[in-house]
RNA sequence: AAGGGCAAACCCGUCGAAAGGCGGGGACGCAAAGCUUCCGGUCUACAGGGCGCAAGCCCCACGAUAGCGGAGCUGCCAAA
Repeated sequence: AAGGGCAAACCCGUCGAAAGGCGGGGACGCAAAGCUUCCGGUCUACAGGGCGCAAGCCCCACGAUAGCGGAGCUGCCAAA
């Protein structure tokens, strides 16, 4: 190159305490932006703990992020 694939922000609906997820619309981008939380980072803090008269503040994943990086598995086409 060819055939294509996925789908950010945002909007609507829905689940969730939240982060965020799911469905529809929509494309910022992605050659693994396919899959998996094993390691690190980042986000949230219901519950729990501490402080406080209280309002609240601090710590904390068992939660989240695979479109944060590493790692593992798999993969289209072309070229070699």